SAM riboswitch aptamer (S box leader) from Ancylomarina salipaludis, 107 nucleotides, folded computationally.
Of the family's consensus pairs, 97% are formed in the model.
The coordinates come from a structure-prediction model, not an experiment, and the mean pLDDT is 85.
Lineage of the source: Bacteria > Bacteroidota > Bacteroidia > Marinifilaceae > Ancylomarina.
Rfam family: SAM riboswitch aptamer (S box leader). Rfam describes the family as follows. The SAM riboswitch is found upstream of a number of genes which code for proteins involved in methionine or cysteine biosynthesis in Gram-positive bacteria.
RNA sequence: AAUUUAUACAGAAGAAGUGAGAGAACAGGCUCUGUGACCUUCUGACAACCGCGGCUCCAAAACCGAAAGGUGUCAAAUCCUGACCAAGUAAUUGGUGAAUAUAAAUU
Numbered sequence: 001a002a003u004u005u006a007u008a009c010a011g012a013a014g015a016a017g018u019g020a021g022a023g024a025a026c027a028g029g030c031u032c033u034g035u036g037a038c039c040u041u042c043u044g045a046c047a048a049c050c051g052c053g054g055c056u057c058c059a060a061a062a063c064c065g066a067a068a069g070g071u072g073u074c075a076a077a078u079c080c081u082g083a084c085c086a087a088g089u090a091a092u093u094g095g096u097g098a099a100u101a102u103a104a105a106u107u
Base pairs, nucleotide, nucleotide: 001107002106003105004104005103006102007101008100013043014042015041016040017039021032022031023030026082027081028080029079044074045073046072049070050069052065053064054063078099083096084095085094086093087092
């Protein structure tokens, strides 16, 4: 990097540094931001994918548990919409998908 599977309306922030944009890309909307965002580092926290324990015939699944290990995450649903389907006069609503992110596995 590609593919497959699973998950994505829950949850969890302080400090220091820096100093202007940021919220993946494109478009539209909306929001955050000099009362310092985004980003980096430190500390803390959340969660429970892998791993671990329950599991002492062996192996596996489900379930339960812990949070010392490998990741991940800590504004807003993945911030919302974009394609398709359904309902509706409409505004809009619901569903599926696409894309993206993360984990695990394979190549």